[in-house]
Molecule: Glycine riboswitch aptamer
Organism: uncultured Pelagibacteraceae bacterium
RNA sequence: ACGGGAGAGAUCACAAUUAAUGUGGCACCGAAGGAGCAACUACCCAGGAAACUCUCAGGUAAAAGGACCGU
Numbered sequence: 001a002c003g004g005g006a007g008a009g010a011u012c013a014c015a016a017u018u019a020a021u022g023u024g025g026c027a028c029c030g031a032a033g034g035a036g037c038a039a040c041u042a043c044c045c046a047g048g049a050a051a052c053u054c055u056c057a058g059g060u061a062a063a064a065g066g067a068c069c070g071u
Stems, first nucleotide, its partner, number of pairs: 001071004009026001011025005027060003033056001034054003040047002
């Protein structure tokens, strides 16, 4: 660089209104980013991985984004 790439309300109210969109409420998701820890080290503080946990951020039609995988 190219290709693949999941989950979860096209929810409710208001503004506006053709629609997109914006703000707020409730519900939900785990795969940007971020945070937490088991063994172990140390034995005072502490350090300490992930696809696990949390959901701050992000996201919940399509598009975009997308950990990760292949070339």